[in-house]
RNA sequence: GUUCCUGUUGUGCAAUGGGUAACACGUUGAACUUCUAAUCCAAAGGUUGUGGGUUCAAAUCCCACCUGGGAUG
Repeated sequence: GUUCCUGUUGUGCAAUGGGUAACACGUUGAACUUCUAAUCCAAAGGUUGUGGGUUCAAAUCCCACCUGGGAUG
């Protein structure tokens, strides 16, 4: 240089041919307990790497760039 993949809540990960982002752990609060742990219930937390484009509607499709990794010369 060419080419392929990755990026989503604090962490790990879903969301299959576009329809408004789920789950687990963690955090916070309440219940239970003499206290802690465990258990159970609830809540908060995401502009889906960045910027554009297409569309009534984009995590998803298109373009460029960035981060990390692989292959090849």
Record summary
The RNA shown here (transfer RNA) has 73 nucleotides and comes from Trichonephila inaurata madagascariensis. The RNAcentral record of the sequence draws on ENA and Rfam. Taxonomically the source falls in Trichonephila inaurata (Eukaryota, Opisthokonta, Bilateria, Protostomia). Its mean pLDDT, the model's own confidence on a scale to 100, is 82. It matches the Rfam family "tRNA". It is annotated as a transfer RNA.